RNA sequence: AGAGUUUGAUCCUGGCUCAGGAUGAAAGCUGGCGGCGUGUCUAAGGCAUGCAAGUCGAACGAUACAGUGGCAAACGGGAGAGUACGACAGUGGCAAAUUACCCCGAACUUCGGGACAACCAUUAGAAAUGAUGGCUAAUACCGAAUAGUCUCUCACUGGCAUAUGUCAGAGAGAGUAAAGAUUUAUCGGUUUGGGAGAUGCCUUUGAUCUAUCAGCUAGUUGGUACGGUAACGGCGUACCAAGGCUACGACGGAUAGCGGGUGUGAGAGCACGACCCGCCUCACUGGGACUGAGACACUGCCCAGACGCCUACGGGCGGCUGCAGUCAAGAAUCUUCCCCAAUGCACGAAAGUGUGAGGGAGCGACGCCGCGUGCCAGAAGAAGCUCUUCGGAGUGUAAAUGGCUUUUGUAAAGGAAAAAUUAGCGAUGGUACUUUACGAAUAAGGGGCUGCUAACUUCGUGCCAGCAGCAGCGGUAAUACGAAGGCCCCAAGCUUUAUCCGGAUUUACUGGGCGUAAAGCGUUAAAAGGCGGUGCAUUAAGUCGGGUGUUAAAUCCCAGGGCUCAACCCUGGACCUGCAUCCGAAACUGAUGUGCUAGAGGACGGAAGAAGCAAGCGGAAUUGCUGGUGUAGCAGUAAAAUGCGUUUAUAUCAGCAGGAACACCGAUAGCGUAGGCAGCUUGCUAGGACGUUUCUGACGCUAAAUAACGAAAGCGUAGGUAGCGAAUGGGAUUAGAUACCCCAGUAGUCUACGCUGUAAACGAUGGAUGCUAGGUAUUGGAGGAUUCGACCCCUUCAGUAUCGCUUAGCUAACGCGUUAAGCAUCCCGCCUGGGAAGUACGACCGCAAGGUUAAAACUCAAAGGAAUUGACGGGGACCCGCACAAGUGGUGGAGCAUAUGGUUUAAUUCGACGAUACGCGAGGAACCUUACCCAGACUUGACAUCUAGCGAAAGCUCUAGAAACAGAGCCGUGCCUUCGGGAACGCUAAGACAGGUGAUGCAUGGUUGCCGUCAGCUCGUGCCGUGAGGUGUACCCUUAAGUGGGACAACGAGCGCAACCCCUAGGCUUUGUUAAAUAUUCAAAGCUGACUGCCAGGGAUAACCUGGAGGAAGGUGGGGAUGACGUCAAAUCAGCAUGUCCCUUACGUCUGGGGCGACACAUGUGCUACAAUGGGGUGUAACAAAGGGACGCCAAACCGCAAGGUGGAGCCAAUCCCAUCAAACCACCCCCCAGUUCGGAUUGAGGGCUGCAACUCGCCCUCAUGAAGUUGGAAUCACUAGUAACCGUAUAUCAGCCAUGAUACGGUGAAUACGUUCUCGGGUCUUGUACACACCGCCCGUCACACCAGGGGAGCCGGUAAUACCCGAAGGUCUUCCAGUUAGGAAGGACGAAGGUAGGACUGGUAACAAGGGUGAAGUCGUAACAAGGCACCCGUAGCGGAAGCUGUGGGUG
Repeated sequence: AGAGUUUGAUCCUGGCUCAGGAUGAAAGCUGGCGGCGUGUCUAAGGCAUGCAAGUCGAACGAUACAGUGGCAAACGGGAGAGUACGACAGUGGCAAAUUACCCCGAACUUCGGGACAACCAUUAGAAAUGAUGGCUAAUACCGAAUAGUCUCUCACUGGCAUAUGUCAGAGAGAGUAAAGAUUUAUCGGUUUGGGAGAUGCCUUUGAUCUAUCAGCUAGUUGGUACGGUAACGGCGUACCAAGGCUACGACGGAUAGCGGGUGUGAGAGCACGACCCGCCUCACUGGGACUGAGACACUGCCCAGACGCCUACGGGCGGCUGCAGUCAAGAAUCUUCCCCAAUGCACGAAAGUGUGAGGGAGCGACGCCGCGUGCCAGAAGAAGCUCUUCGGAGUGUAAAUGGCUUUUGUAAAGGAAAAAUUAGCGAUGGUACUUUACGAAUAAGGGGCUGCUAACUUCGUGCCAGCAGCAGCGGUAAUACGAAGGCCCCAAGCUUUAUCCGGAUUUACUGGGCGUAAAGCGUUAAAAGGCGGUGCAUUAAGUCGGGUGUUAAAUCCCAGGGCUCAACCCUGGACCUGCAUCCGAAACUGAUGUGCUAGAGGACGGAAGAAGCAAGCGGAAUUGCUGGUGUAGCAGUAAAAUGCGUUUAUAUCAGCAGGAACACCGAUAGCGUAGGCAGCUUGCUAGGACGUUUCUGACGCUAAAUAACGAAAGCGUAGGUAGCGAAUGGGAUUAGAUACCCCAGUAGUCUACGCUGUAAACGAUGGAUGCUAGGUAUUGGAGGAUUCGACCCCUUCAGUAUCGCUUAGCUAACGCGUUAAGCAUCCCGCCUGGGAAGUACGACCGCAAGGUUAAAACUCAAAGGAAUUGACGGGGACCCGCACAAGUGGUGGAGCAUAUGGUUUAAUUCGACGAUACGCGAGGAACCUUACCCAGACUUGACAUCUAGCGAAAGCUCUAGAAACAGAGCCGUGCCUUCGGGAACGCUAAGACAGGUGAUGCAUGGUUGCCGUCAGCUCGUGCCGUGAGGUGUACCCUUAAGUGGGACAACGAGCGCAACCCCUAGGCUUUGUUAAAUAUUCAAAGCUGACUGCCAGGGAUAACCUGGAGGAAGGUGGGGAUGACGUCAAAUCAGCAUGUCCCUUACGUCUGGGGCGACACAUGUGCUACAAUGGGGUGUAACAAAGGGACGCCAAACCGCAAGGUGGAGCCAAUCCCAUCAAACCACCCCCCAGUUCGGAUUGAGGGCUGCAACUCGCCCUCAUGAAGUUGGAAUCACUAGUAACCGUAUAUCAGCCAUGAUACGGUGAAUACGUUCUCGGGUCUUGUACACACCGCCCGUCACACCAGGGGAGCCGGUAAUACCCGAAGGUCUUCCAGUUAGGAAGGACGAAGGUAGGACUGGUAACAAGGGUGAAGUCGUAACAAGGCACCCGUAGCGGAAGCUGUGGGUG
């Protein structure tokens, strides 16, 4: 000191979260020792038991620890309920006061008297406790005397203060004292002065929240008199006056002991007030006084109340918020311990006594501090465990093992200081400490390991179980869950939870903001308050400097010292930032006085204006009415319909009526504080700008509270109503249409008077003042110059605009920029994450609608601003493509073939599914293939390697069987050799292992498809930008092309394009088998040719385009191969390879048979057709190219109608063969438009071929049979030239073939393209965006279900503080009476606590029910918003509607 988290990425705003420190803590796991601290934060709830206040015989009687008397008991100890102020803290004051014990000083201490306890007797009562009579002492009580510097009264002098006054001195009058004890020296007693310490009272300042508490107060404020007090005082009473407090927050409510200090923080602050110290308050709850120096008294008294206990029922007793302890409450907090040895206190002359104050010990890791759990050596490194690429690596010098030490521990011995003050006296404690012995012995855990944040692997699990502080992890390869190994951090502790500060500049004094992120009041006026021009003088309140006093100690900090160190403790210093007072300074602020004119204001002058209010007047238009002309339509829309019209509309002409609004001028213009203001004229009223002199002399600025004004809608009353037009009705649209469109139409819109008080009331930008480059336009004024007079022009003041440019500066960016969002000053208002919510409750205002003020619970980790790159748009511009159009031929209808879906099945193996699956993998399923099913078999295996043994291997025969396989037999002895054996092969045995077309293409490699042969995709350096990113690659022309040219903050480069490669079209050269030979053809190799090279025109003198010449070929000649960055988690684990998982007498292997060929149906791709441009027959002479051939192609010849058979020549192929005459074509003949001489499905019979084997399930031939079908709905496909269409040929696979498929080959050989509006796809630029999984996106509201919190609620139950009245204890006080002795008693009055009654106030709990809100998995209805979101959106208001919403009216542009 920062970090994580909004986004595809970026910058900003902004919240949430984390890392640090702390605690009177608690919880989980663990736990060796010691020291010093600390320990009911909750129920100020209740308490059993014991103890916590006594002492004095040197006061007294008596001999008891009882009593009289004195002192003490008001201290010490506890707690924080109450108290926001009679408290506390700091600072002053009492001239308005008291003070026992203690210290210092002065004076005195004489003489008498009568009682009352104890005790005795009698007596009441259960007890507590008394009652009556009698005896007695005192330092108890009383009387008398004496006395002053004491008190009171009178009057005098001096000092100090001045408001009464007070101090000192001297004088007169009156009054008040005392106590003795012990014995020889003290302790006491009385009066008085002073001191110390203590107490009481007063003043000022400081310190919580709330205004949803704004008015409070009758002893209240003051005076007079009296009383009262130690003392001032409404402290109390009577009378008089009507005051006193309050926005600088009274009064009320909530909470709370205050301070020294403590925690944190850089500090300023913020939070807290345990332990220790000071003060206050309380003592079961409320009230009261007595005694006393001191109390209204924690362990005293009286009364009342609640609670508890005893009781003989009559009555009594009690108060742990003292120390222990107990119950309860709670997450939670200790021993019914020892001692008065020390320190202190009370009493005492003292010895001493008492002391749960205190000193100690005990319990608790509650905290801080310290120590230990061993140290050294010990392997290229044991075992175990973990991982592994199987080689090894880690744990790890760690262990074992050897040596050493003994803090701690156990045992034993010794043994303190703390004791002052001569001796004695130690609870702690046989403790600390010292010594000796023993023996590594007795002693390590907790949390974490995805990022933040130090630390990683394996297994298990499979959106499950679970984790989590935030982001988030988990759906079969999880470093995030659980376990293990390893590692990291801290350590007798560790982690979690709670709380506080910090980080958070996230309430901003230090130190923030308000155009768009949250945030400028709609506007103005103005009292309080805050701030305020300039000269001089005075003052000294603020300010500054110095001195003095105080700011308790402890704490914190520094230095030193003591416990072995430290914690802890001691000593000293510094600090305590404050307050008071004294002295000084006078710049600034303030104050006072006196001036000034630059701020402000007034007078005067001429001009501008939709500034306001009122009255009057005007024309155009709409509508209505009357009359004329005139006839079938009008109106309306994308198209229609409702509507109007033959009772004469619309149209047109004339007249009349009425209301509302004011075209052109008109503008980016003007005026107004804002809202707002527009025909013309008049009247009344207000403001601003400018100009000139002049006047006043700071009179100013801002502005909580307050007041006034304030669009539209809306409300009230009275009018008015032409047009428009919420609601409403009808017609359309639609799935629906409570809308958009149309036809009507009521409130309203208009006027007057009143109310409402809100808008996107916006420049989303408060007001004032000053300063900081300019340019242009325009409005108003003035001046100059000029003119006959003007305009134009120049200067200046004020306003407006800049969607013109721009410097500095600012800003997150966009942008602002003399009209600031710049630089400064002053004042006001407002903001502090999103939602809930501008809502609830309360208050105020309003007739109502509603407005103003204004929360919380709960919930989320975001919400948001600006800009960037994409993608998208029912946004825009440009361009391309058999994309459309123009054409040709098809598909979709039929039959068949084939593939797929579905169904079926024991099995119909698997994969491929929009384009980019479906004659696809498969370029050959009868067995095999084969992966599927049934049945039968095998288990180191059909296949590979290793070990051991045997045997050459191989071949042949027989038996059972469907075969695999099982059993038996025959034959045989090879090759190499160093003679040991070895190689290859087979058999047997055991185990490592084999094997898997089992899963995962979402773990992968490789390969492939599509976008797309589309023209794009990037990089280096530079430049721009805070950055994402941009530029380059945008623009203009051009191209098939990011092809080329020009221009340009870019300059270059790469992958793509093109070219290089192959085939083909012309020619040349050389060579060449075949052929009898020659030439050509042909083949091979090489070369040449085409490059916009030439010409003309266009174009920018370019690139290039158009046309032409030449040429076999002309503008990439035609075709192929070649496929950028990337996209689709696209396809494939069944081609192959491969990680992981799974099976292992089976998910492996072998065999036979079956299936992959099923069949109601649906789809894709094809073949053949439906015929005459045809079918059939015959014939001639036709005309190819490219392939294949030895387990092969197979000739001639012969046989068969044919398939084919026999045959065997030739050929390893430019020679022979397939194969020939290819077919379409051509010539002739028949058919004559029909289900046919079209069409050939289907079926029967007979044959042929391949092959172990054609039943399921092959092909071919012959004869016979002769189905559907007469050109195909919606829709849809291919093709731009040697192309489509038509025709045949060959090959791969292959025993054969389901081939109509695929791949090649040639033959014949067209039509059309105006063009780019539309459909689809693509490219570039631009624009909007709330999208980024990217429009198959996002997203709004009702309804249904579940849960949650809050508000309302008929009421119900509490609490608090007052008020009025009733009652009236104790008590003091007043009056009267009895008694008459210091006393005492009785009655009454006012006051007076608790209690009672009554009505309200405030506040809490609870509640049927209804409403709204929030959150939930993939529910329902629509689609309101984001793109022109398909009707631009939004704000205010009003009506309406299932819902989002729609419509009217005014406003904004976001």

Model confidence (mean pLDDT): 84 of 100. This is a predicted structure of a 1454-nucleotide RNA (small-subunit ribosomal RNA) from an uncultured bacterium. The RNAcentral record of the sequence draws on SILVA.